[in-house]
Molecule: transfer RNA
Organism: Spirochaetia bacterium
RNA sequence: UUGGGACGUAGGCAAGCGGUAAGCCACCGGGUUUUGAUCCCGGCAUUCACAGGUUCGAACCCUGUCGUCCCAAU
Numbered sequence: 001u002u003g004g005g006a007c008g009u010a011g012g013c014a015a016g017c018g019g020u021a022a023g024c025c026a027c028c029g030g031g032u033u034u035u036g037a038u039c040c041c042g043g044c045a046u047u048c049a050c051a052g053g054u055u056c057g058a059a060c061c062c063u064g065u066c067g068u069c070c071c072a073a074u
Base pairs, nucleotide, nucleotide: 001073002072003071004070005069006068007067008066011025012024013023019056027043028042029041030040031039049065050064051063052062053061
C1' cells in the first nucleotide's frame, strides 16, 4: 500500500440489535455524622464516530467517509 473481518454508546468501563439509551466506577447536590469515611436519596449521553439513505419510527437496517484493532498478500 491492497484485500478481508471486528469494533466506535457519558470522564472511564459497558448493556441495549427497529418503538424515544440500563448498570458500575468517577463527578455534582442533599440527608445521616462533631468532621471525614461508610450508608441512603437525587442529578449527570435533546448530537449513540461523521454524513447521507430506508422507515410512521433508527444507537440498531443500507451506503459512503474517518478512526482503532485483527488476518492475509506485497